Small-subunit ribosomal RNA, 5' domain from an uncultured Halieaceae bacterium, 523 nucleotides, folded computationally. Rfam family: Bacterial small subunit ribosomal RNA. Its family is annotated with ribosome and structural constituent of ribosome in the Gene Ontology. It was read from a public genome assembly.

Context: one part of a larger RNA
């Protein structure tokens, strides 16, 4: 000298981009953060409004809406932390024995039928969660039958195995008037490739400690024999006695690894906030379930600690998701707008949900730009300080004159970020069709949380905006006065005991400036 997720002290005007619990992986009130499909399926409310009316009610609308329940897709994505982990966890090259939902290409189909379980009624139990039992009920729930290019198994005889329907439009024909039927869209079921995730495996690398020398029985390794999507002591029985180790085995500390950051001239030293790439965890400890995919943050069960609720018999939670809060700290922000725009999820779409995200808010925390005026202007005013008492300094500094008006402040206007969706029309494409439906193309309408945006214009006035730290020598800057080895300063060398450039003030002076220094950290 450079640099920080920084902190403190004194100080403080705007902008623009950035970054913000490094500590207790400590507890967490309170809100929201994962929905969604009615074109899978059955049921299906009130509130209020008009009308009738025997004043009990009753229609119509609201409304096939809300709310819920069966089914399906997604809650495995996205966001958080960084405890664990010294390990095929990361990295880098590579490998063979594997799956793969949604998507994209091919090939085959998509027929016939059956019993349920919720919801709903009705009854019961609990103080609550929720919960029993009769009974009715649909389906793209569920289950058999039929068929089987191509799929598996067997080994050339053969065996086994699938589906589901929904939605738009139609010309004849047919109709139990429902549709059948034809097309067109989505979707289903089997298979084959694909792409895109993932599992698994080797090599080489990947912190300290020898005051850790040994360690190791599923241990190494074979057979059988199970398990898995898949290779494999994975696991299980036998048999063998191997296997690793000063090239550092076991054992201790310690940490997520990475691209990258930060320093350096490299080499290399240190690091691993935010960004992105992978891996772990999700109050602690265990286990599966479901599913293409977890062994699952905002799902499930099972112990444990803790809160909570109770009618004491029982229950109920989990913020290392965004705000908040308490506590711990030297320290790190709103319980904010909003889905406009990217992106995600459902859905045919409209759409709805999305503390991902876009914004805004507070913090000089870092960058980085601008501003605190510009020019003139000696009587070198007055006041300060100094003084050898002549004067020297402060100082063109001010004051006066003449200008300007950036930012702020107020006045008016005003982009971009929006393409999309929807509606007409018009061409192709499908098709039996000039229906639908898809794609192109024009044309109308329209959507902005930021936002009193940005940006411009106008007004007024120098007008609203400078500070810290140092001045002994390393180091750029000197004199007075107070103190008197006292009070004090100090990175290091050292000053302070009566003329102290070193300590308090004061005048001047140096350096950075919306900062400046100290303190800690690293190169």
């Nucleotide at each position: 000298g450079a640099u920080u997720g920084a902190a403190c002290g004194c100080u403080g005007g705007c902008g623009g981009c950035a970054a913000g619990c490094c500590u207790a992986a400590u507890a967490c009130a309170u809100g929201c953060a994962a929905g969604u499909c009615g074109a899978g399926c059955g049921a299906g409310a009130a509130a209020g409004a008009u009308c009738c009316u025997u004043c009990g009610g009753g229609a119509u609308c609201g409304a096939g809406u809300a709310a819920a329940g069966c089914g399906g897709c997604g809650g495995a994505c996205g966001g958080g932390u960084g405890a664990g982990u010294a390990a095929c966890g990361c990295g880098u090259a590579g490998g063979a024995a594997u799956c793969u939902g949604c998507c994209c290409g091919g090939u085959a189909g998509u027929g016939g039928g059956g019993g349920a379980c919720a919801a709903c009624u009705u009854g019961g139990g609990g103080a609550a969660a929720c919960u029993c039992a009769a009974g009715c009920u649909a389906a793209u729930a569920c289950c058999g039958c039929a068929u089987a290019c191509g799929c598996c198994c067997u080994a050339u005889g053969g065996g086994g195995g699938a589906a589901a329907g929904c939605g738009g439009g139609g010309g004849a024909c047919c109709u139990u008037c429902g549709g059948g039927c034809c097309u067109c869209g989505c979707g289903c079921u089997a298979u084959c490739g694909g792409a895109u995730g993932a599992g698994c495996c080797u090599g080489c690398g990947u912190u300290g400690g020898a005051u850790u020398a040994g360690c190791u029985a599923g241990u190494u390794g074979g057979u059988g024999g199970g398990g898995u999507a898949a290779a494999a002591g994975c696991c299980u029985a036998c048999c063998a006695a191997g296997g690793c180790g000063a090239c550092g085995a076991u054992c201790c500390a310690u940490a997520g690894c990475u691209g990258g950051u930060c320093u350096g001239a490299g080499a290399g030293g240190a690091u691993g906030a935010u960004c992105a790439g992978c891996c772990a965890c999700a109050c602690u400890g265990g286990g599966a379930c479901u599913g293409a995919g977890a062994c699952a943050c905002g799902g499930c069960c099972c112990a444990g600690a803790c809160u909570c609720c109770u009618a004491c018999g029982g229950g109920a939670g989990g913020c290392a998701g965004c705000a908040g809060u308490a506590g711990g700290g030297a320290a790190u922000a709103u319980u904010g707008c909003g889905c406009a725009a990217u992106g995600g999820g459902g859905g045919a779409a409209a759409c709805c949900c999305u503390g991902a995200c876009g914004c805004a808010g507070c913090u000089a925390u870092g960058c980085c730009g601008c501003g605190u005026g510009u020019g003139u202007g000696a009587a070198g005013a007055a006041g300060g300080c100094c003084u050898u008492a002549g004067g020297g300094u402060u100082g063109u500094a001010a004051a006066g004159c003449a200008c300007u008006u950036u930012c702020a402040a107020u006045u008016g206007g005003g982009a971009g970020g929006a393409a999309a969706a929807g509606c007409u029309c018009a061409a192709a494409g499908c098709u039996a069709a000039u229906a639908c439906c898809u794609u192109u193309g024009a044309g109308c309408c329209g959507u902005g949380a930021c936002g009193u945006u940005a940006c411009c214009u106008a007004u007024a006035g120098a007008a609203g905006a400078a500070g810290c730290a140092c001045c002994g020598g390393c180091u750029a800057a000197c004199u007075c006065c107070g103190u008197g080895c006292c009070a004090g300063c100090a990175g290091c060398c050292g000053c302070g005991g009566u003329a102290a450039u070193a300590c308090g003030g004061a005048g001047g002076g140096u350096g950075c400036a919306a900062g400046c220094g100290u303190u800690a950290a690293u190169c």